[in-house]
Molecule: Lysine riboswitch aptamer
Organism: bovine gut metagenome
RNA sequence: AAGUAGAGGUUGCGUAUUGCAUCAGUAAGCGGAUGGAUGUGCCAGACACAGAUAAAGUCCACUGAAAGGGUAACACGCCGAAAGGUAACGGUAUCUGGAGCCGGUAUCUUGGGUAUACAGUUAAGAGCUGUAUAACUGUCAUCUUUUAGAGAUGGAGGGCUGCUUUU
Numbered sequence: 001a002a003g004u005a006g007a008g009g010u011u012g013c014g015u016a017u018u019g020c021a022u023c024a025g026u027a028a029g030c031g032g033a034u035g036g037a038u039g040u041g042c043c044a045g046a047c048a049c050a051g052a053u054a055a056a057g058u059c060c061a062c063u064g065a066a067a068g069g070g071u072a073a074c075a076c077g078c079c080g081a082a083a084g085g086u087a088a089c090g091g092u093a094u095c096u097g098g099a100g101c102c103g104g105u106a107u108c109u110u111g112g113g114u115a116u117a118c119a120g121u122u123a124a125g126a127g128c129u130g131u132a133u134a135a136c137u138g139u140c141a142u143c144u145u146u147u148a149g150a151g152a153u154g155g156a157g158g159g160c161u162g163c164u165u166u167u
Base pairs, nucleotide, nucleotide: 001165002164003163004162005161006160009079012078013077014076015075017073018072019071020070028063029062031060032059033058034057038050039049040048041047042098043097044096045095046094082110083109084108085107086106087105089103090102091101092100111137112136114134115133116132117131118130119129120128121127139155140154141153142152143151144150145149
């Protein structure tokens, strides 16, 4: 230097299925009353559709979800697992532009989980994401030591450990 196999944790990372709670007595639908000209398609313009055979809004009553996110079990794939930022590209609801979402590519950051604070996201005091702080934890280097062991400081996963091969 190359290849190969492993470790960090039982709260390591991610995906799928099923159940449960939440979402929510919400959205939406039917009916009635009122109201009296607008309303809908993410936003704008256009276009299309609905509307005096009564729009929006408000009230009453009946019926009544889903997605995303969460949790438990089980299964699978793994140890830059994975997550996030930026850029251009492709796709996406009638057309154009924008936003949002999805996809891989390039590049940058992060060893790992936890708690707290702030910010964003979300229906949400859950969760997720980012930044900062704190101790914990794994690993390597240096130093100290009572040298089994323990402590201090510092670094990063392109790392660490074992094996094989080559120089």